């Protein structure tokens, strides 16, 4: 410090997720030791048991028991224990965080206070009195606990005296205290107790300090405005009361205040802080342990005592709960320490000790102390140590992988040599201890050497932890390693299993038969006594942006203006000192963090010092800036004067054109409307035309990126009223300004209310069309509405998707309205204002913006924070309603989005091409047959190919074989290959069984080479490695092939350009069959394609001349190059020539090129062929072949026989033959080319009607044969018929091939003579030697073509042209597509699940108000009862207690509201789901451009009307 994830890719925006640190944690697996910490986060739930607060005899009375004495009655008793009176302490320490949003806490101040014990002073401590416990006696009760009578002490209680100071006061005066106890003692006195002296201590009053506490104030301290108003002791005053003290704290009276948008009140949540975690910081989160403060103590209320409490281990009352009970009544409060139950994912021992530190009491010893110190449990955290070290290659064995060679585990192990930390055993052994006691000395005090106190010294003496820490010795590698991960992020890879299953997953995503992602294994990586997971916080996240973000199009500028509060504000001077700056002082507890040291062997940990605590307060100084005050100025703002443009607004009037209607005339059959029609109107006279009238609405031309207005918006003309702008020159006011939450006004269209009006148009509605449907688009009608007046509504794509104001920052060209100067009167120049386009810098993600900013700055306001849910629900406000405004959550997804790029696509555009259309010729689709496919059937009908690009395809040829299929019968190292051993030549004859394979018997036969050892081939037997598979996967593959397409394209290097994907080049202007060529150009070059090079063909030449040829010469025949001869010709087959836009003219940019012409056999690639760029289709093929993986192995292999691939209601493709006269038939007759042939072609001859047979010449072929070419031509016949057309089908008879023609061959003859009379919708081929038509040959092949591949013969028609259909190329445009339009995608309906709103209600919680009620307690009142101290005149009084009562008040009860939670028949929409249903709304002009607001309508997306926007 970043990374992953939206896309085909890119840059942005934006969310989600990860890597880090941390925790009072929990869970899973594992677990050696020690140190230091930590340990109920949940039920402030309930608690058994034990302990957690006592102490003082030096305050007091009594005083059992041991011991001693004894007259036996008793006395004495170190004085201990125990209860009581009394004092001090139980207000500390310890726990918890329920409540509390508060002066509760933090911080800094303040004045009207108290403070036990403690410190320092001052003054005292005199003299009396009356009781009550204990105790004794009696008595009640189960108990707890009492009741009555009697005795008694005090530092308990109460008067009196005194009063330096204190308090009160009317300033005269008045009021108010005390207590003793202990040690020692020389004189003097004594009732022998003591007085007295002295010391210590206590007590009283008071002053002061310290400590602690109470109170007040400034500032800070969570969320919600879908909580906006709250408040009656409420705010203040006066008097009184109360308190330690101020104060409405309380009360009476008076006034009507007080708080609140700087957030009152209400609701929810929460103890606060030092700190802790995180972070670079600013911040964010948090408040365990430790420390400070607060609050609480079963729940609620209350007071008492006291210095201090409204009191955790005190009291009273009420309530709930638990326990005891003799049923009458009582007892209790672990949020103290342990511990129990419960809750929970989860948190420990009913331990030891007061040795230390601290606390209470005490003179002290001491006692008490679950505070505390320690120990126990727990890897809960942090820190440290160990589980060995060195050597050791045969790189062992085993495991795993393997390309079978090896690699890896791995120096790892074993082996050898060492060490002994820690744990274990034994032994030694600090420190934490200071006190205290006693003795001696010394100092103080004193009359004193005593007592007491301080100091010094000696002796004595205290340890829970503790078998302590630590040290030494002993033995032996001995007792001690796991967890997670290994697709990317993210370090680490292979095999097996599984087969969208099981499973994984933090995000992206893995898994559908070759998974580095699941599970296991081997190996590796990371951390290590731990490792992972889960939960939580901060970080990354600049993703709430103060530091540090944005708002044209991504989320985001209010529709517009005015304007109060608020924020901000021109120039100069003076003053002030609030802000601001500097210094000083106080405070900011300690601990913690940081720095420097120190102590535990180190560290964690502990400890000393420093710094810091960024804050607050006080004070001094400064005066630039901001603010306040005062004075001035004119540049901002405004007013006046003079001009000026304008659909600015309002009211009234008026004009012409047009539509419609009505009336009348003329006139006749249609009009109207559409893509085409129909509904509609019209012979009752329409439409057309002429005249007249009525009425409403809107204002053509001018008219314009023209004008005006804040926006919405504004248009004939005239008049009146009225707002604003601009220019020019001066004068005046003197900062009067800018912005603006709440607020106010205006605000298109639609809509609403009332009343008018109503020509045209036109939601709804009706009808007609279209359509699968058509609740639409189109048409004919048509009502609200549109118009006016008044009143509502308050929204729009109310848009420049751009808030208002101010200043600054290159230019160029226009527009509108002014002014000035010059002038040749045409204009030119200058200066303001408005507005439009282009463009520099700059900005921007890009597009773009650019003096009218989206640039550079300032001021103020509004708004945004992932998509959906949703601008929705609920609540509030507004509205007559429609609805508007404000505005969530649950849940769900990992995206949603912007701009630009490359493609693809478009029922977008432009250019161009192609038998693509058109123009033609001939077909298919109808018939019969052939053939292939689907389907069906079957034991099997083997398999594959499936739009073009499967279907006369693989198959250039299924009777057996082929053959892969089926049935049956057989074989198992196998039909075939290699290797081993043994035997045998191989091979062969005959017979038997069998369907055959096969089996049995049997005959003949001993071969070839040799270095004589043997070897090679072949056969049989045996065993094992293995063979074998047309079994699966073409979606694991190679190779081959099809297709777009013989279309003209596809790319690269360097450069340039863009943030980038990319672009440029390759686009543009011409041209071409062509990215062919030329020109231009930020491109310059190059490659694969095109073309050419290759083959055939068309002309000529040269060479050669047999088997081919024959002109001339010669011979011969019935005839023939038959023969001699020839080498001219044809031809054959080798090599050349030829054609290149080369020449001429024109067009064109003078280029490329095109047009025409000449010459030429051929003319513009002459005609054909081979040749197929980058790529697309997971195209086809595992059944040509090869091949990974999987599968079978007496079978999915191999052999044999028979069957099947040839089936047959049907459908489709491709063909053949026809339907006839351009023909059929008969007779006669002419002319090819290219091929093939020895298991062959087979002449001639004979036979047969014929297929063919017999015999047989020639030929391995320019020689012989196949081989008669047929259409054609000549003559004849048929005469438009189901025929002399057509030939299917069937019967009979044959031929040939072949082991074999039954299933299932071809051909021949005789007979039979079906459909069919030119073919619906639709559809195919072809542009010249082509179509059409005619025959011939070949491959395969024993036989079997209507198929395939070739060959020649005859031989056309048409092309205006590119509008349309199809396909393709280039450019451009739109896009929500990228699996790329066979795309994407919307809504209803149906089903399942989830959360949520409404809902008659129902059940809880909290709370307001009005009442009832009134325990304990306090205060007041009261004389019913009682009454020690004081007074007394002895009667009583003062005072007090009890009782009664009043006020306040807790619990409780009633009523009525508010709010919140849960639940609820039914119901609304929403979300998510597998391949459901209906349509096709949107994205392309998405097939009616889309969208916004509004109204109506409709199964649904939606449609239509009105206005608006361009996205």
């Nucleotide at each position: 410090a970043g990374a992953g994830u939206u896309u085909g890719a890119u840059c942005a925006u934006g969310g989600c997720u990860c890597a880090g640190a941390u925790u009072g944690a929990a869970c899973g697996c594992u677990g050696g030791c020690g140190g230091c910490a930590g340990g109920c986060c949940u039920a402030a739930c309930a608690c058994a048991u034990g302990c957690a607060a006592g102490u003082c005899g030096a305050g007091c009375g009594a005083g059992a028991a041991a011991g001693c004495c004894u007259u036996c009655g008793g006395g004495u008793g170190a004085g201990u224990a125990u209860a009581g009176c009394g004092g001090c302490g139980g207000a500390c320490g310890g726990g918890u965080g329920a409540g509390u949003a508060a002066c509760g806490c933090g911080u800094g101040g303040g004045a009207a206070u108290c403070u036990a014990c403690c410190g320092a002073g001052u003054a005292g401590u005199g003299g009396g009195g009356g009781a009550c416990a204990a105790c004794c006696a009696g008595u009640g009760g189960a108990a707890a606990c009492g009741c009555u009578g009697g005795c008694u002490a005090a530092u308990a209680c109460c008067g009196c005296a005194u009063a330096c100071g204190u308090c009160c006061u009317a300033u005269g005066g008045g009021a108010g205290a005390a207590a003793g106890a202990g040690g020692g003692g020389g004189a003097u006195c004594u009732u022998c107790g003591g007085a007295c002296c002295u010391c210590u201590u206590g007590c009283u009053a008071u002053u002061u300090g310290a400590u602690g506490a109470g109170c007040c104030c400034g500032c800070g301290u969570u969320g919600g405005a879908u909580u906006a108003g709250c408040u009656a002791g409420a705010u203040g005053g006066u008097g009184g009361g109360g308190u330690a003290a101020u104060g409405g704290c309380c009360u009476a009276c008076c006034a009507u205040g007080g708080c609140g948008a700087c957030g009152a009140u209400c609701c929810a949540u929460a103890g606060c802080u030092g700190g802790u975690c995180u972070g670079a910081g600013a911040g964010g989160a948090u408040g365990a342990u430790c420390a400070g403060c607060c609050a609480c103590a079963c729940u609620g209320g209350g007071a008492c005592u006291g210095a201090g409490a409204c009191a955790c281990g005190g009291c009273c009352c009420a309530g709930a709960c638990u326990c005891c009970u003799a049923c009458g009544g009582g007892a209790g409060g672990c949020a103290g320490c342990a511990g129990u139950g419960g809750g929970g994912a989860a948190u420990a021992u009913u331990g030891c000790a007061c040795a230390a530190u601290g606390g209470g009491c005490g003179c002290a010893a001491g006692c008490c102390u679950g505070a505390u110190g320690c120990a126990g449990c727990c890897a809960u955290g942090c820190c440290g140590c160990g589980u060995g070290u060195g050597u050791g290659a045969a790189g062992a064995a085993g495991g795993c992988c393997u390309u079978c060679g090896g690699g890896u585990u791995g120096u790892a192990a074993a082996g050898c040599a060492c060490u002994u930390u820690c744990a274990g055993u034994c032994a030694g052994g600090a420190g934490g201890a200071a006190a205290g006691g006693u003795u001696a000395g010394u100092a103080g005090u004193u009359a004193a050497u005593a007592c007491c106190u301080g100091c010094u010294a000696g002796c004595u003496g205290u340890g829970a932890c503790g078998u302590u820490a630590c040290u030494g010795a002993c033995a032996g590698a001995a007792g001690a390693a796991g967890c997670a991960c290994c697709g990317g992020c993210u370090a680490a890879c292979u095999c097996c299993g599984u087969g969208c299953c099981a499973g994984c997953a933090g995000c992206c995503g893995c898994g559908g038969u070759a998974a580095u992602a699941c599970g296991g294994a081997g190996g590796g990586u990371g951390c290590g006594a731990g490792c992972g997971u889960u939960a939580a916080u901060c970080g990354g996240a600049a993703u709430u942006a103060c530091u540090g973000g944005g708002c044209g199009u991504a989320a985001a500028g209010c529709g517009u203006a005015c304007g109060c509060a608020g924020g901000c504000g021109g120039u100069u001077u003076g003053u002030u000192a609030a802000g601001c700056g500097a210094g000083a002082u106080g405070u900011g507890a300690a601990a913690g963090c940081c720095c420097c040291g120190g102590g535990c062997u180190c560290a964690a940990c502990c400890u000393g010092g420093g710094a810091a605590c960024u804050g607050c307060a006080u004070u001094u100084c400064g005066a630039a800036c901001u603010g306040g005050c005062a004075a001035a100025c004119u540049a901002g703002a405004g007013u006046g004067u003079g001009a000026u443009a304008g659909a600015g607004g309002g009211u009234g009037g008026u004009a012409g054109a047009a539509u419609u209607u009505c009336a009348g005339g003329u006139g006749u059959a249609g009009c109207g409307g559409u893509g085409a029609a129909a509904u509609g109107c019209g012979u009752a006279g329409a439409g057309a035309u002429c005249u007249g009238a009525a009425g409403g609405a809107a204002u053509a031309c001018c008219g314009a990126u023209g004008g005006c207005g804040a926006a919405g918006g504004c248009a004939g003309c005239c008049a009146c009223c009225u707002g604003g702008g601009u220019c020019a020159a001066c004068a005046c006011u003197g900062a009067c300004g800018c912005u603006c939450a709440u607020g106010u006004a205006c605000g298109a269209a639609a809509g609403c209310g009332u009343g008018g009006g109503g020509a045209g148009c036109a939601a709804a509605c009706a009808g007609g069309a279209u359509u699968a449907g058509a609740u639409a688009c189109c048409c004919u009608g048509g009502u609200a509405g549109u118009c006016c007046a008044c009143g509502c509504c308050g929204u729009a794509a109310a848009c420049g998707a751009u808030g208002u104001c101010u200043a600054c920052u290159a230019g160029a060209a226009g527009c509108u309205c002014g002014g000035a100067a010059c002038c040749u009167c045409g204009g030119u120049u200058c200066u303001g204002u408005u507005u439009u386009u282009c463009a520099a810098a700059g900005c921007u993600a890009a597009c773009g913006c650019a003096u009218u900013a989206a640039g550079u700055a300032g001021a103020c306001c509004g708004c945004c924070u992932g998509g959906g849910g949703a601008g929705u629900a609920c609540g509030g406000c507004c509205g007559c309603a429609a609805g508007g405004u404000u505005a969530a959550a649950a849940c769900u997804c990992a995206a949603a989005u912007g701009a630009a790029u490359u493609g693809a696509c478009g029922g977008g555009g432009g250019c161009c091409c192609g038998c693509a259309c058109a123009a033609g010729c001939g077909g298919u689709g109808g018939a019969g047959c052939a053939u292939g496919u689907g389907g069906u059937u079957u034991a099997a009908u083997u398999c594959g190919a499936u739009g073009c690009a499967a279907c006369g395809c693989g198959a250039a040829g299924a009777a057996c074989c082929u053959u892969a299929c089926c049935u049956a019968c057989a074989c198992u190292u196998g039909a075939c290959a290699u290797a081993c051993a043994g035997a045998g030549a191989a091979c062969u004859u005959a017979c038997c069984a069998g369907a055959g394979a096969u089996g049995g018997u049997u005959u003949g036969g001993u071969g070839c080479c040799u270095u004589c050892g043997g070897g090679a081939a072949c056969u049989c037997u045996g065993a094992u490695a293995c063979a074998g598979g047309u079994g699966c996967u073409g979606c694991a593959u190679g190779g081959c092939u099809g297709u777009c397409g013989u279309c003209a394209g596809c790319u690269c290097g360097u450069g340039u350009u863009g943030u980038g994907a990319g672009a440029u080049g390759u686009u543009g202007g011409g041209u071409u069959a062509a990215g062919u060529c030329c020109c231009g150009c930020a491109a310059c070059g190059a490659g694969c394609g095109c073309a050419a090079c290759c083959c055939c063909u068309a002309u000529c030449c040269u060479u050669a001349g047999u088997u081919g040829c024959u002109a001339g010469c010669a011979g011969g025949u019935a005839a023939u190059g038959c023969u001699g001869a020839g080498a001219a010709c044809u031809c054959u087959a080798a090599g050349g020539a030829g054609a290149c836009u080369g020449c001429c003219g024109g067009u064109g940019a003078u280029a490329a090129a095109c047009c025409g012409g000449a010459g030429g056999a051929a003319g513009g690639u002459g005609g054909g062929g081979a040749c197929g760029a980058c790529g697309u289709c997971a195209a086809g093929u595992c059944a040509u072949c090869a091949u990974g993986g999987c599968c079978c192995u007496u079978a999915c292999g191999u052999g044999u026989a028979g069957g099947g691939c040839u089936a047959c209601a049907c459908a489709c493709g491709u063909g053949c033959u026809a339907c006839a006269a351009u023909g059929g038939c008969g007779c006669a007759u002419a002319c090819a080319g290219a091929g093939u042939g020895c298991u062959g072609c087979g002449a001639a001859c004979u036979c047969g009607c014929g297929a063919g047979a017999g015999u047989a010449a020639g030929c391995g072929a320019a020689u012989c044969a196949c081989u008669u070419a047929a259409a054609g031509u000549g003559c004849g016949u048929c005469g438009u018929a189901g025929u002399c057309c057509g030939g299917a089908u069937u019967g009979g008879a044959g031929u040939c091939u072949g082991c074999a023609a039954c299933u299932c061959g071809a051909c021949u003859c005789c007979a039979u003579g079906a459909a069919g009379u030119c073919g619906g919708a639709a559809u195919c081929g072809c542009u010249a030697g082509u179509a059409a038509u005619c025959g011939c040959a070949u491959a395969u092949c024993a036989g079997a073509a209507u198929g395939a591949u070739g060959c020649g013969g005859u031989g056309a028609a048409u092309a205006c042209g590119u509008u349309c259909c199809c396909g393709g190329g280039c450019c451009u445009u739109g896009u929500a597509c990228a699996c790329a339009c066979c795309g994407c995608c919307c809504g209803u309906c149906a089903c399942a699940c989830c959360a949520u709103g409404g809902g008659a209600g129902u059940g809880g919680g909290u709370u307001g108000c009005u009442c009832c009620a009134g325990a304990a307690g306090u205060a007041g009142a009261u004389a019913g009862u009682c009454u020690a101290a004081c007074c007394c005149u002895c009667g009583g009084g003062a005072g007090g207690a009890c009782g009664u009562u009043u006020a306040c008040c807790a619990c409780g009860g009633a009523g009525u509201g508010a709010u919140u939670c849960a639940u609820g028949a039914c119901u609304g929409g929403g979300g998510u789901g597998a391949a459901g249903u209906c349509g096709u709304a949107a994205c392309a002009a998405g097939g009616u451009a889309g969208c916004c607001c509004u109204a109506g309508g409709g199964g649904a997306a939606c449609c239509u009307g009105g206005g608006g926007c361009u996205g």
Small-subunit ribosomal RNA from a cold seep metagenome, 1511 nucleotides, folded computationally. Rfam family: Bacterial small subunit ribosomal RNA. Model confidence (mean pLDDT): 86 of 100.